[in-house]
Molecule: transfer RNA
Organism: uncultured Lachnospiraceae bacterium
RNA sequence: GUCGGCAUGUCGGAAUUGGUAGACGAAGCAGACUCAAAAUCUGCCGCGGGCGACUGUGUGUGGGUUCGAGUCCCACUGCCGGCA
Repeated sequence: GUCGGCAUGUCGGAAUUGGUAGACGAAGCAGACUCAAAAUCUGCCGCGGGCGACUGUGUGUGGGUUCGAGUCCCACUGCCGGCA
């Protein structure tokens, strides 16, 4: 240089026909149980705003297509691999 693959939460990791983003698990927080702790069970668990009900935003970055994009298209960034 060229071709291909990958990038989702604090972490691992789903969502593949384009139709609720984050299932499931780990970590964390709160509660139950216990003399106390571990284990177990229950609830919560991206970010911003709000007392709250809720609301806005969020899939590496920036655009595009579409009623609708993690998913399709273009450019770029990073990483991995093949060829030269």